Predicted 3D model of a 369-nucleotide RNA (Bacterial RNase P class A) from Marilutibacter maris.
The prediction has a mean pLDDT of 79.
Of the family's consensus pairs, 92% are formed in the model.

[in-house]
RNA sequence: GGAGUCGGCCAGACAGUCGCGUCACCCGCAAGGGUGCCGAGGAAAGUCCGGGCUCCAUAGGGCACGGUGCCAGGUAAUGCCUGGGCGGCGAGAGCCGACGGAAAGUGCAACAGAGAGCAGACCGCCGAUGGCCCUGCCGUCGCCGAAAGGCGGAGGCGGGCACAGGCAAGGGUGAAACGGUGCGGUAAGAGCGCACCGCGAGUCCGGCAACGGACCGGCACGGCAAACCCCACCGGGAGCAAGACCAAAUAGGGAGGCAAUGCCGCGGCCCGCGGUGUCUCCGGGUAGGUUGCUUGAGCGCAGCGGCGACGUUGCGCCUAGAGGAAUGACUGUCCACGACAGAACCCGGCUUAUCGGCCGGCUCCGCCC
Repeated sequence: GGAGUCGGCCAGACAGUCGCGUCACCCGCAAGGGUGCCGAGGAAAGUCCGGGCUCCAUAGGGCACGGUGCCAGGUAAUGCCUGGGCGGCGAGAGCCGACGGAAAGUGCAACAGAGAGCAGACCGCCGAUGGCCCUGCCGUCGCCGAAAGGCGGAGGCGGGCACAGGCAAGGGUGAAACGGUGCGGUAAGAGCGCACCGCGAGUCCGGCAACGGACCGGCACGGCAAACCCCACCGGGAGCAAGACCAAAUAGGGAGGCAAUGCCGCGGCCCGCGGUGUCUCCGGGUAGGUUGCUUGAGCGCAGCGGCGACGUUGCGCCUAGAGGAAUGACUGUCCACGACAGAACCCGGCUUAUCGGCCGGCUCCGCCC
C1' cells in the first nucleotide's frame, strides 16, 4: 500500500426567526397570555420469543396437549447471550449449524433395478471339485495274433465346454446396494489375512459435561425421528380497551318509617302470601371524570471478581408521557448533500429496513528499511 474479517460508535453541522406539546411558576373572573425546563429511534417497526405489572382461576400429584432440544454457564426469564465440544466452509482472521435417542417399539423408501433390509445374481469372473468332449501325450491291464500290430478297459498329465456348482472383484440401476482404499491371498473371489481410515453396549486416561486420546475388538449394528414414538426440561388463562377510584340523569333493587288496615290477585269464606301510595337511607351498574403513566431488572464514569456473557461497590445524572394525540417550518453559512423510519403500560431479546461516515482488534498478500 492492497484485499479481507470481527467489534463498537454516529445518523448532516452551526447560528437566527416563527411555531407545537406536557409540566412548574406568574398575570387574568374567564377565554387566554408570558417565562422557564424538557421533548422519538437504532430500529420507536414486525408483534416472533421471554419477563415485569394487573385481573381471573388454582390443595397436591398424574395423564393429555403444546414448546424447547450437543454440553456448561449468565440472566427476572427466554427459543436470547457467553464459553466450550462436534460437523461443514475458508489459505487465514473468521463464518455457518432443528446438533438428544435408529441397540425400546411401530412404520416409510416412488421410479429404476437381479436385489431396498437379517437382500440379491442381469451382464460378468471362475469352473479348484463333480460332469461331458478330445483325431494330444504318458505309462499300464485284459483279449486276439506267430509277429508286426489290432480291439477294449481303468488311470495320470494336457487342452476344451460352461452342465452342476462357486463368487460378488468389475459393469449396470438407484437418493441409498450389507464398511472404504491398497497390498497379500485365491480357481475366481471374499475382513480370508495385514496396514491405514471408518465402526464399537470393550478397557484405561483426561474433562463438571458435551467430548477427546491411547489400547483392544475383524465388523456384528445401513438411512429417515422436519414419521409416529422414547428421553430430559419448560408451560394455567386473558391483557393497560389489564385493572383501581370518584360518580350523575333515567329505570330497576334492598332496608326502614307513615296512612285508610283500604283496594287488587290466589274462582266462595277464614288464615296466609304477593302486588299497589308516599318519604328517608343504602348498594350495584351506565354516561362522564380521575388514576394506572413512567425512578427504572434505569443511564454514565471508575474500582473489584470473572476467559467471557455478567455480577458487585462507590460517585454522579433524571432522560417524552400525550389522549384525536406535540416534536415542525423558514433563512443564512459550510460539507462528503443527508438513508430507513415516528413513542402510546414498561423492560430484555430476535428478525427485518437503512445514504453515508468514524474508531479499534485481527488475518492474508506485495514492497521498503